Molecule: transfer RNA
Organism: Tessaracoccus oleiagri
RNA sequence: GCCGUCCUAGCUCAGUAGGUAGAGCGACGCUCUCGUAAAGCGUAGGUCACGGGUUCGAAUCCCGUGGACGGCUCCA
Repeated sequence: GCCGUCCUAGCUCAGUAGGUAGAGCGACGCUCUCGUAAAGCGUAGGUCACGGGUUCGAAUCCCGUGGACGGCUCCA
């Protein structure tokens, strides 16, 4: 330098023929308990890496940029 995969909640990750953003864990609250843990119920938490484009509508399609990982190659 070239090619490929990936980037979604604090963490690990789902979600693709475009149509309300989710789960588990964690956090917080409540119930239960003499108390704690466990268990049950609930709540909060997101510019879907960033910037554009297409569209009535984009996490999803297209272009560019950045980052992570992997592979290939290279000259004088």